[in-house]
């Protein structure tokens, strides 16, 4: 200098004028006013109500190990496998010997499989004088098909072959050693190796999960209508009836409770921000100092002017918080890797 990897920061700056909005103030005025994702609403929690969720069934989710956390499907560290020359990156990474299912083409055969070409003719049978040929058979080393064909290489062995036997490699199991564990091992023993793939197919195993959500919920509370209790009236009115009695309906007042409109609250001091220090590889945690930083309810955060620059992306709160995912012009910082050149 070029090419990259990982982690992080920033997201035009300053000044003035006029507006919008929360709070304080009698007023003048003062003061606060979007984001790293406020987004998707995909996980987890706080809070609230319904409820009592102990067990079982169903359903859904998670799935190597350890740690962190309020919790998680998140994060950190580690293991294993894969990719990259490397820094580094990726992985739903339990079980296929409980059972069921699924698999195009090619191929003889795709599952406790299989013989197309090939190899063999030891044993048995037939023909032949014999060589040999045919039958009955053996085999899976070689060829061929396929993503995949019952472990690989070599030696022995054999009629030809075959873990049939042996050595090495690989694999399974057990022990030992190291590690909290996952797991690892130039260790030891043992088994000739035996049941292909697929579980983000059903399923099995282990663990987790009650539901609804701030339009949750709580409080105050008109008018009208209806309800309950008590008091008064029943000498009134209407109906029945020829009339009276009787019977049915009907009144006024006070108090109470539910509840609609409406209003208030929930509502922003919080698993909070900044910073220092200590513990830890780290996620993170402890302690100290300091700060208060939107809170509306048709819903505010804008416009103009001036100066400067590298001329500015994605995008805008609505109960709150921790994550994940997605979008994002440009600029900057740190650590590391590879290549070239020079010293």
């Nucleotide at each position: 200098c070029g090419a990259g990897u990982u982690g992080g920061u920033u997201g035009g700056a300053c000044a003035g004028u006029c507006g919008c909005u929360g709070c304080c103030g009698c007023a003048a005025g003062g003061u606060g006013g979007a984001g790293g994702a406020a987004a998707g609403u995909c996980c987890g929690g706080g809070c609230u109500c319904c409820a009592u969720a102990g067990g079982g069934c169903a359903a859904a989710g998670u799935g190597c190990c350890a740690g962190g956390u309020a919790a998680c499907g998140c994060c950190u560290g580690g293991g294993a496998g894969g990719c990259g020359c490397g820094a580094g990156c990726c992985u739903a990474c339990g079980g296929a010997a409980a059972g069921u299912g699924c698999a195009g083409c090619a191929g003889a055969g795709a599952g406790u499989a299989g013989a197309c070409c090939g190899c063999c003719u030891a044993a048995g049978c037939g023909c032949g004088a014999a060589a040999g040929c045919g039958c009955c058979g053996g085999u899976a080393a070689g060829g061929g098909u396929g993503a995949a064909a019952c472990g690989g290489u070599g030696c022995g062995g054999u009629a030809a072959g075959a873990g049939c036997g042996c050595a090495c490699c690989g694999c399974g199991c057990g022990a030992c050693u190291g590690g909290u564990a996952a797991c690892a091992g130039u260790u030891c023993g043992u088994g000739g190796c035996g049941u292909g793939g697929u579980a983000a197919a059903c399923c099995c195993c282990a663990c987790u999960u009650g539901g609804a959500g701030c339009a949750a919920g709580a409080c105050c509370a008109a008018a009208u209508a209806g309800g309950a209790a008590c008091c008064c009236a029943u000498u009134g009115g209407c109906g029945u009836g020829g009339c009276c009695c009787g019977c049915g309906c009907u009144g006024g007042g006070u108090u109470c409770g539910g509840g609609u409109a409406g209003g208030u609250u929930g509502c922003u001091a919080g698993a909070g921000g900044u910073u220092g220090u200590c513990a830890g590889u780290g996620a993170u945690g402890g302690c100290g100092a300091u700060c208060c930083c939107a809170g509306a309810g048709g819903a505010a955060u804008g416009a103009c002017u001036g100066u400067c620059c590298u001329c500015g992306a994605c995008a805008g709160a609505a109960c709150c918080c921790g994550g994940c995912u997605u979008a994002u012009a440009g600029a900057c910082c740190a650590a590391c890797u590879c290549g070239u050149u020079u010293u």